[in-house]
RNA sequence: GGUCGGGCCCUGUGCGACGGGCGUCCGGGAAUCAGGUCAGGCCAGGAAUGGAGCAGCCUUCAACGGUGCCGCUCGUGUGCCGCAGGCAACCUGGCCAUC
Numbered sequence: 001g002g003u004c005g006g007g008c009c010c011u012g013u014g015c016g017a018c019g020g021g022c023g024u025c026c027g028g029g030a031a032u033c034a035g036g037u038c039a040g041g042c043c044a045g046g047a048a049u050g051g052a053g054c055a056g057c058c059u060u061c062a063a064c065g066g067u068g069c070c071g072c073u074c075g076u077g078u079g080c081c082g083c084a085g086g087c088a089a090c091c092u093g094g095c096c097a098u099c
Base pairs, nucleotide, nucleotide: 001096002095003094004093005092006091007090009086010085011084012083013082014081015079016078017076018075019074020073021072022071023070025066026065027064034059035058036057037056042051043050044049
């Protein structure tokens, strides 16, 4: 000096970490314009019985609260992890040549 490779650096991509959102699950939940059951009372009936149906109770919609794990998704120089590409210069290793 040449050449090949690696590091540093950049880009893309994948995986993970962290953070957010959603789902899931739990709680909660209708005075009245969700459903069920409808005491009492009311209505029809000679009666049996039937009807509508308030309160109460139950099941739940939405709001709201929680959510370790799990699933989906969005991010972040979070990792110096994987793969690929790029690379002026710097560092470094091998080989060859020359002095």